[in-house]
Context: one part of a larger RNA
RNA sequence: GGACGAACGCUGGCGGCGUGCUUAACACAUGCAAGUCGAGCGGGGAUCGUGGAAGUUUUCGGACGGAAGCGAUUCUAGCGGCGGACGGGUGAGUAACGCGUGAACAAUCUGUCCCAGACAGUGGAAUAACAGGUGGAAACAUCUGCUAAUACCGCAUAAGACCCCGGAGCCACCUGGUUCUGAGGUAAAAGGAGCAAUCCGGUUUGGGGUGAGUUCGCGUCCGAUUAGCUAGUUGGUGGGGUAAAGGCCUACCAAGGCGACGAUCGGUAGCCGACCUGAGAGGGUGAUCGGCCACAUUGGGACUGAGACACGGCCCAGACUCCUACGGGAGGCAGCAGUGGGGAAUAUUGCACAAUGGGGGAAACCCUGAUGCAGCAACGCCGCGUGAGUGAUGACGGCCUUCGGGUUGUAAAGCUCUGUCUUCAGGGACGAUAAUGACGGUACCUGAGGAGGAAGCCACGGCUAACUACGUGCCAGCAGCCGCGGUAAUACGUAGGUGGCGAGCGUUGUCC
Repeated sequence: GGACGAACGCUGGCGGCGUGCUUAACACAUGCAAGUCGAGCGGGGAUCGUGGAAGUUUUCGGACGGAAGCGAUUCUAGCGGCGGACGGGUGAGUAACGCGUGAACAAUCUGUCCCAGACAGUGGAAUAACAGGUGGAAACAUCUGCUAAUACCGCAUAAGACCCCGGAGCCACCUGGUUCUGAGGUAAAAGGAGCAAUCCGGUUUGGGGUGAGUUCGCGUCCGAUUAGCUAGUUGGUGGGGUAAAGGCCUACCAAGGCGACGAUCGGUAGCCGACCUGAGAGGGUGAUCGGCCACAUUGGGACUGAGACACGGCCCAGACUCCUACGGGAGGCAGCAGUGGGGAAUAUUGCACAAUGGGGGAAACCCUGAUGCAGCAACGCCGCGUGAGUGAUGACGGCCUUCGGGUUGUAAAGCUCUGUCUUCAGGGACGAUAAUGACGGUACCUGAGGAGGAAGCCACGGCUAACUACGUGCCAGCAGCCGCGGUAAUACGUAGGUGGCGAGCGUUGUCC
């Protein structure tokens, strides 16, 4: 000198764009943050239409009355489907194939999506809801009975798929891969909407796409005042397990494997694109944004599923908090706000789904604290303003003075203007090419008013731009280094003046 997610002191007009718990991965009141589909299903409710029963009344013509049933619209607790594995948060752990980079999978999977092929025949048994009952303070549990499906289970069919036993060709990188073919065996399906056309779905197979899993080469902090470490340890065989190779697991066998090219142990730490600095080489950092990883009160476990060992799912154990009728239950903000606490220190319990994107749905649409916006904060960067011209009797005042004057100083006043910002009034967007705008009556435009509302901070001995007076008297104090202060201090304090930067200025901290 540059930089900062900064803080502190003094000061503070506006706008744009960004950024904002670095500390306690401390504890959390309250609200919201993941739902959706009635065009899968049976019920239930509401409204409307149709319908007209029972009954009442009668002057025997009728009038009143409105049940069941049917239809339409709509709402939905439950069963069922898809989504809750994305999006959002945090960096505790991790020195590791975690990450970066380059390769490999003849050792793998992939819902939804795209393309292509082949299909959907026929049966069955339940169960929630519901009704009735019981237990319980509650959470909820349980019994009996009924019912539906795109829920569940058989049988049929099998182009192709899989398993097994053969034959042939081609390829190959060790086990092998792939194509054709023969025999045997195994496993499918669901319907819905519509007058219909048709559309949306279903099953199976191949290919693609996307996503994921696994393996390897190289790179990835400090300590040797850590030198030896290791029994599933290293390898093999059989078996198991996985989508998949593998001590991944298990039984047996062998005795190996790693290490001064730093094993093991200890400390520290999420990694990277990037960011800061520097001429570069390098050094430092890993906030915001993007990619990957890990975690979700602590520890463990699996279930479901294409995908999880699952932040707002389940089970167990621990700690903590809450409710309780004391028998038993409920909870998890490292989602968005917000609270307490810690701290030098970090914001609103805001608006909207209008846009972009995501989930569900045929769609209308619903949900979305993702996101878009607004609020707060000079926290940062950038831009603008706080007036312009003229104005000497060089006014008053202040300060200094050799008492002549000098300086503040064209500075002020005065005069003439301007209208950026501002105030008021009117118009008023783009973002959405039909409708739909939270932002927002915002940006912007027009008109009017009026210099009116808007300057401070630090320094002035040398380094280092900028000096005098008074006070103080090794005191009070200053200080980054050298050093100032003991009676004329340009170094302390105040004043005047001056210099620097300017809505900031200085100090502290950290990095280069």

This is a predicted structure of a 512-nucleotide part of an RNA (small-subunit ribosomal RNA, 5' domain) from an uncultured bacterium. Its Rfam family is "Bacterial small subunit ribosomal RNA". The RNAcentral record of the full RNA draws on ENA.